[in-house]
This is a predicted structure of a 313-nucleotide RNA (Archaeal signal recognition particle RNA) from a Candidatus Methanofastidiosia archaeon. It matches the Rfam family "Archaeal signal recognition particle RNA". Gene Ontology terms of the family: signal recognition particle, plasma membrane targeting and SRP-dependent cotranslational protein targeting to membrane, signal sequence recognition. NCBI's taxonomy places the organism under Archaea, Methanobacteriati, Methanobacteriota, Candidatus Methanofastidiosia.
């Protein structure tokens, strides 16, 4: 003296910038911008400073030859200040379009000698009756004789019975008259009718009595057909009145134009909307001039490159 590892110091990195604020710097605030890259407290009618002004008060990480500073140029994000006046909003005005009304014209459209305007009738329509029709509502009478049946009496036989009078009575068969009838179903355990098995009862027997169940019935009760009905409603119909009548349909007279629509043009009125004007204020893009510059390039100068022990050559 060189190199390799360590330890210390002096310094350095860990962002910059616009705008605002302020006498002025920086911070805190809002913003652009760039980086592999730092925390904790803390401050707008506020915190530090004072041209050497780029916060204050604390921590911490790397690097110590890493760098770090000045000073011009060029590029250039943002951003300030000016210029510029698109385009918007607001208000006016009604020139032109555009609407809306009116007169007028018309080689247009549509309808007319298969009948135009016009006058007249009826039809559809409303009321409140009426004739039917449908659709529901009600509705089931009465009279008569006779068989049975019930209640009662009278005469009669040894018993069971037998004979007859009188009242009644929906049951069974008729008659008459009715819209007042038909079909089915259920029905009154007995105290309704018949018929009444077994089974009781009188009798010596012949034989004759009461009667349950079931089975036919009747009174009564459901469903339905028929046939009544001075009943009710009806969208359907007759009729005859009364009101409507804008439309649509038919008819009659009569005989040629009539309505509307589309186009020009003229005249009014309007200003939602296009389009031209005006005006005042409040926004305001692009461009362009300057200032300032994050960020990136390029030149040039300055400063710093330090000390200490080991171990090695």
């Nucleotide at each position: 003296a060189g190199a390799a590892a360590g330890a210390c110091u002096a310094g350095g990195u860990c962002g910059g910038g616009g705008g605002g604020u302020u006498a002025g710097g920086c911070g805190u605030c809002c913003c652009c911008u760039g980086u592999u890259g730092c925390c904790g407290g803390u401050a707008u009618u506020c915190g530090u400073c004072u041209u050497u002004a780029u916060g204050c008060c604390g921590g911490g990480a790397c690097c110590a030859a890493a760098g770090c500073c000045c000073g011009c140029g060029g590029g250039g994000c943002g951003u300030c200040g000016g210029u510029g006046g698109a385009c918007c909003c607001u208000g006016c005005c009604a020139a032109g379009g555009g609407a809306g009304c009116g007169g007028u014209c018309u080689a247009c459209g549509c309808c007319u000698a298969u009948g135009a305007u016009g006058u007249c009738c009826u039809g559809u329509c409303c009321c409140a009756c009426u004739u039917g029709a449908u659709u529901g509502g009600u509705g089931g009478a009465g009279c008569g004789a006779g068989a049975g049946g019930c209640c009662u009496c009278u005469u009669u036989g040894g018993a069971g019975g037998a004979a007859g009078g009188g009242g009644u009575u929906a049951a069974c068969g008729c008659g008459c008259c009715u819209u007042g009838u038909c079909u089915c179903c259920c029905a009154a355990a007995c105290c309704c009718c018949g018929c009444c098995a077994g089974g009781u009862c009188c009798g010596g027997a012949a034989g004759g009595a009461a009667g349950c169940a079931a089975c036919g019935g009747u009174a009564g009760g459901g469903a339905g057909g028929a046939c009544a009905u001075g009943c009710a409603a009806u969208g359907c119909u007759u009729g005859a009145g009364g009101g409507a009548u804008u439309g649509c349909a038919g008819g009659a007279c009569g005989g040629a134009g009539a309505a509307c629509g589309g186009g020009g043009u003229c005249g009014u009125u309007u200003u939602a909307c296009c389009u031209a004007g005006c005006a005042u204020g409040a926004g305001g893009a692009a461009u362009c001039c300057g200032g300032u510059c994050a960020c990136c390039c390029g030149c040039g100068g300055g400063c710093g490159g330090g000390u200490c022990g080991c171990c090695u050559u």